[in-house]
RNA sequence: GCCGGAGUGGUGGAAUUGGUAGACACGCACGACUCAAAAUCGUGUGCAGCAAUGCGUGAGGGUUCAAGUCCCUCCUCCGGCA
Repeated sequence: GCCGGAGUGGUGGAAUUGGUAGACACGCACGACUCAAAAUCGUGUGCAGCAAUGCGUGAGGGUUCAAGUCCCUCCUCCGGCA
């Protein structure tokens, strides 16, 4: 240099054909249980806002009524070829 794959909350990882983003698990917070803790169980857990609501899928554009998903450029990581 060329080709292919990947990038989503604090972490792993879903979202199948473009149609409710974050299921599920871990972690964390609070509570229950306990003399106390561990384990277990319950509730909550992206950001802003009193709320209504708005924003958020590596970055920036485009297509579309609608984009994590399709198209273009770039960045980072992994693999292959030279």
This is a predicted structure of an 82-nucleotide RNA (transfer RNA) from Candidatus Paceibacter sp. Rfam family: tRNA. Rfam describes the family as follows. Transfer RNA (tRNA) molecules are approximately 80 nucleotides in length. By type it is a transfer RNA.